[in-house]
Context: one part of a larger RNA
């Protein structure tokens, strides 16, 4: 100087403890591992794989299998021959393809050809999701949003190197002060950026609706209004700026006033030197190898969805703070022209029919659920629960058999709160309740977003896990 310690000391983190709610038990979704298969395509593997790559496998995707096919090739360049491209019908075959066919014979020309396309030929060369992420570029995880991490000059040591960056104090912070052989600066910290909370100008459609008319069964519906609300652009506002305490007269801390907001207000974006031959040659993109009538490419089916079993992540539940049923009220976000689709009619419904309006603060998707005001059940495997199954249908697609989502009727499994163990959360958060988007023809309990309702606890820092600093060392 590292690294290590079941060595001391400081100090932080939903790390523990205090509290809510959960996972571990049950059905089922979904990823995985094992198994099996012809084939179950590949990759991610403690934390930091395992509802991960996939923001969506009937075919396609698609890389895998098994059949059947082609070899300058399904898609580029470059040459030469024929042919405008392009069409329409027939056999054969799962097709992918083959063999006839009908119809066209444009376009510029110096009449030699040329341009686009299209077939047939040679061969240069194409392909290759084949291998190597220990050859890589790039891009990402992680420790950790942790406060580190270093430089120039100077000084000290014989040097590796140390100071600086270590001490008092202080902060979320190497954040600030004061002390000091140090004096400076750099990447981080913060701030400057989006956003939310307050208020003011401006500006008023399609959005609003005090106050004046007007009209309806009812509705800002219409005239008109810019007051509010809103919507979107510009300022103000928060700085320990005032007070008092405390402190070293510093940095800061603590009370307290005004205030919408107080000490970093509340959330994002934003990740420093490096770690971990981390992850990715199946996103792309590239060095080496290798295939080259086949590891390449085309068609059909079928597999990626199997199922003694084992794990992870969810959904729903076990009931009464509860189901059912009537009835009745408040959201924010967001998407819609190949599309969103109203009213009305028709089905018990899933839908159907319809076609108004919309390129959208104008019209639509859209009914918010929890809540609230009543009825009913009365502790029951129940009017909890809702698998699984039978049959009947929608719908979307060339096609729902292998393998779709919904729907209505019957059917009514398991489970009565879950061993050891073990996860998440500190405020508009946990839990609840819905509601909307990306992929998407169709197919989420997943993913990412929205708002409704709205807690309980933090005595403390001895332990357990992770990390910063100081110091010790028989290790290197």
């Nucleotide at each position: 100087u590292g690294a290590c310690g079941g060595g001391g000391g400081c100090c932080c983190g939903c790390a523990c403890a205090a509290g809510c709610g959960g996972u571990g038990g049950a059905g089922c979704a979904u990823g995985u591992g094992g198994u099996u298969u012809a084939a179950u395509u590949c990759g991610a593997a403690g934390c930091a794989a395992c509802g991960c790559g996939a923001a969506g496998a009937a075919c396609c995707u698609u890389a895998c299998c098994u059949a059947c096919u082609c070899u300058u090739g399904a898609a580029a360049u470059c040459c030469a021959g024929u042919g405008a491209a392009c069409u329409u019908a027939g056999c054969a075959g799962a097709g992918a393809u083959g063999c006839u066919u009908u119809g066209g014979u444009g376009c510029c020309u110096u009449c030699g050809g040329g341009a686009a396309c299209a077939c047939u030929g040679a061969g240069a060369c194409a392909g290759g999701u084949g291998c190597u992420g220990c050859a890589u570029g790039g891009c990402u995880g992680u420790c950790g949003u942790c406060a580190g991490c270093u430089c120039g000059u100077g000084u000290u040591g014989u040097g590796a190197a140390a100071u600086g960056u270590u001490g008092g104090g202080u902060u979320a912070a190497g954040u600030c002060c004061c002390g000091u052989a140090a004096c400076g600066a750099g990447c981080g910290c913060a701030a400057c950026c989006c956003u939310u909370a307050u208020c003011c100008u401006u500006a008023g459609u399609u959005g609003c609706c005090a106050g004046c008319g007007a009209g309806u069964a009812a509705u800002g519906u219409c005239g008109g209004g810019g007051a509010c609300u809103c919507u979107a652009a510009g300022g103000a506002g928060a700085c320990u700026g005032c007070c008092g305490g405390u402190g070293a007269u510093a940095a800061g801390c603590c009370g307290g006033a005004g205030g919408a907001a107080g000490g970093c207000g509340g959330g994002g974006a934003u990740g420093a030197c490096g770690u971990c031959a981390a992850g990715u040659c199946a996103g792309c993109a590239u060095g080496g190898c290798c295939c080259u009538u086949a590891c390449g490419a085309g068609u059909a089916g079928g597999g990626c969805u199997a199922c003694a079993c084992a794990c992870g992540u969810g959904c729903u539940a076990c009931a009464a703070u509860g189901g059912u049923c009537g009835g009745u009220a408040c959201a924010g976000a967001c998407g819609g022209u190949u599309g969103c689709g109203a009213a009305g009619u028709c089905g018990c419904g899933a839908g159907a029919u319809g076609g108004a309006g919309c390129u959208a603060a104008u019209c639509u998707g859209a009914g918010a659920a929890a809540g609230c005001c009543g009825a009913u059940c009365g502790u029951a495997g129940u009017c909890c629960g809702g698998a699984u199954u039978g049959g009947a249908g929608u719908c979307u697609g060339c096609a729902a058999c292998u393998c779709g989502a919904c729907u209505c009727c019957a059917u009514g499994a398991a489970g009565u709160c879950g061993g050891a163990a073990u996860c998440g959360c500190u405020a508009g958060u946990a839990a609840u309740c819905g509601u909307g988007a990306a992929u998407c023809a169709g197919a989420a309990u997943g993913u990412c977003a929205c708002g409704g309702u709205g807690a309980a606890u933090a005595c403390g820092u001895u332990c357990c896990c992770g990390g910063g600093c100081c110091u010790g060392u028989a290790c290197a």